[in-house]
RNA sequence: CCAGCUGGCUGGAUGACCGCUGCCGCUAUGCCCGAAAGGGUGCGGGGGAGGAAAGUCCGGGCUCCAUGGAAACACGGUGCCGGGUAACGCCCGGCGGGGGCGACCCCAGGGACAGUGCCACAGAAAUGAUACCGCGGACCCGGGCUUCGGCCUGACGCAAGGGUGAAAUGGUGCGGCAAGAGCGCACCGCGGCCUCAGCAAUGAGGUCGGCUAGGCAAACCCCACCGGGAGCAAGACCGAAUAGGGGUGGCGCGGCGGCUUCGGCCGCCAGGGACGUUUCCGUUCCAGCCACCCGGGUAGGUUGCGUGAAGCGUCCGGUAACGGGCGUUCCAGAUGAAUGGUCAUCCAGUGCGGGCGAACCCCGCAUGGACAGAACCCGGCUUACAGGCCAGCUGGCAUU
RNA sequence: GCGUCCGUGGCUCAGGGGUAGAGCGUCCGCCGACAGGGCGGAAGGUCGCCGGUUCGAUUCCGGCCGGGUGGGCCA
Numbered sequence: 001c002c003a004g005c006u007g008g009c010u011g012g013a014u015g016a017c018c019g020c021u022g023c024c025g026c027u028a029u030g031c032c033c034g035a036a037a038g039g040g041u042g043c044g045g046g047g048g049a050g051g052a053a054a055g056u057c058c059g060g061g062c063u064c065c066a067u068g069g070a071a072a073c074a075c076g077g078u079g080c081c082g083g084g085u086a087a088c089g090c091c092c093g094g095c096g097g098g099g100g101c102g103a104c105c106c107c108a109g110g111g112a113c114a115g116u117g118c119c120a121c122a123g124a125a126a127u128g129a130u131a132c133c134g135c136g137g138a139c140c141c142g143g144g145c146u147u148c149g150g151c152c153u154g155a156c157g158c159a160a161g162g163g164u165g166a167a168a169u170g171g172u173g174c175g176g177c178a179a180g181a182g183c184g185c186a187c188c189g190c191g192g193c194c195u196c197a198g199c200a201a202u203g204a205g206g207u208c209g210g211c212u213a214g215g216c217a218a219a220c221c222c223c224a225c226c227g228g229g230a231g232c233a234a235g236a237c238c239g240a241a242u243a244g245g246g247g248u249g250g251c252g253c254g255g256c257g258g259c260u261u262c263g264g265c266c267g268c269c270a271g272g273g274a275c276g277u278u279u280c281c282g283u284u285c286c287a288g289c290c291a292c293c294c295g296g297g298u299a300g301g302u303u304g305c306g307u308g309a310a311g312c313g314u315c316c317g318g319u320a321a322c323g324g325g326c327g328u329u330c331c332a333g334a335u336g337a338a339u340g341g342u343c344a345u346c347c348a349g350u351g352c353g354g355g356c357g358a359a360c361c362c363c364g365c366a367u368g369g370a371c372a373g374a375a376c377c378c379g380g381c382u383u384a385c386a387g388g389c390c391a392g393c394u395g396g397c398a399u400u
Numbered sequence: 401g402c403g404u405c406c407g408u409g410g411c412u413c414a415g416g417g418g419u420a421g422a423g424c425g426u427c428c429g430c431c432g433a434c435a436g437g438g439c440g441g442a443a444g445g446u447c448g449c450c451g452g453u454u455c456g457a458u459u460c461c462g463g464c465c466g467g468g469u470g471g472g473c474c475a
Base pairs, nucleotide, nucleotide: 001396002395003394004393005392006391007390008389009388010387012346013345014344015343016342017341018340020048021047023045024044025043026042030041031040032039033038050371054382055381057380058379059378060377061376062231063230064229065228075227076226077225078224079223080094081093082092083091084090095109096107097106098105099104110222111221115220116219117216118215119214132162133161134158135157136156141154142153143152144151145150170188171187172186173185174184175183189211190209191208192207193206194205195204196203197202235303236302237301238300245294246293247292248291249290250289251288254269255268256267257266258265259264271286272285273284274283275282276281310329311328312327313326314325315324316323317322347369349367350366351365352364353363354362355361401474402470403469404468405467406466407465410424411423412422413421418455426442427441428440429439430438431437448464449463450462451461452460
C1' cells in the first nucleotide's frame, strides 16, 4: 500500500429572528370558558426525541381481577454444559459439529434400543431389510445331454462387484474360501464398561463386543424445566344534564266480587322481585303520582407521569458477561398529540474551473447531511440507516 | 393496546412434505341454427420476500413486507 476480520464511538456546528410545549419564579389574586370538577390568559428564567424513539418478537416492573395450599391433567413455550441477570428465547465463557489459507464466522446443539408414523420417483430390496444382473460348483437333492472324461441347468450357497437412490446394515489392507462374507486378524470408526482429568458438557487411555444400532422429533411423542388472566382505554380521585335505583313524607293502592266503623279487610284470577340448588311447589315482599334527600355509573375533568434494575466519573473483584464501594448529576412529558421555520457563517462530502503536467496542497463557484420521530416505564432481540472516526488483528505485495 | 385470519396464473379459490391445479377470463382452430352460441386445443406461476430444518418446502420453523377482521359497535 492492497484485500479482509472483529469491537467500539458518532449521526452536523455556531449565531440572530419568529414560533410551539412542559416546569419554576413574579404580579394583578385580576380577566375569560364551564353547572361543577377544572381549564385558559401576562412577564422573566431554564428544559425539550433516538440509536434505533420503529416492529411489538421475548422478558420484567407497575396496576386491577381471580386464587386456601399442594399435586395431577390439558395447552403453550424453552432445550449441549457452567456462569451472569429482577427475568428472558438475552448476554458471557467453555464443549462438540461445520465453514474459511487466516484473523474469525455459523449451529432450535436433549432423546430415534418407550411407542406410533413417514421415507415420493427409481430400485431386487427403504427397516420385520432384500436378491435384478452377477459370482460359485465344495456338501446334500433333482432334471436334460453324453464320445461316460464330463457339459448345461434347477433347487441351493454368497453379498465381493455392477446397477438404483438423498440414504443399501461399517471403511482400508492381509489372510481365508467352491465363491464369498467380521469368517479370522491389524488399524480406523461405532457401542458398552472401567480408570484418569474436569463443577459439568466433554476429552484422554485401557478393556470388552465382531457390528447388533439407517434418516426424520422446526412429525406425533417421551424426558427435564418454565408459565393464573388482562393490560395505562390498567387503575385511582372529582363529577353534571337526562334516564334509572334507594329512603322519607303526602295523595293513592292491578282486575272482578263481597264486607266496612271509610282507616281498610276478605276471596278468586293475573304480573314482577327475593329466599329455599333447577322444574314443580312453598314462604315473603312489591306495584301509581308529587316533593325533598341519598348513593352508583355515564359525558367531562384531574391523576397515574418519571429519582430510575437511572446517567457520568473513579477504585476494587471477575478471563468475561457482570457485581460491589465512593463521589457527583437531575436530564422531554404532549393527549387532533409540542420538540419547528427562515436567514447568515462554518464543517465533512461531491462536481466544475484554476495555481499545475501527475500526486499532495491551496483558491474560487455550485451543490450538500442517512434511517427515522417519544405516548406508562425498563432489560433484550430483530429490522432500517448517507457518511465519518478510533482501536486491535489476519493474509498478500514492496522497501529497509 | 390485544386477539385472530389471509397473501398461489389476469380474477375467484383448491392443494397442508414428493416438485401445482379447478372455474371464469385470454389466444388459436373447427362447427354454426349467427346467440353474449357449441366443441377441441394452447399459453400463462420468483406459490408476498429473506433465511433455516429436511434427500426434498407452496406446505414445517423463524424474521421481514402488505392486507383483512373482531357479530351487545373487541375493551
Predicted 3D model of RNase P RNA and transfer RNA as a complex of 475 nucleotides.
It holds a member of the Rfam family "Bacterial RNase P class A". Rfam links the family to the GO terms dimeric ribonuclease P complex, ribonuclease P activity and tRNA processing.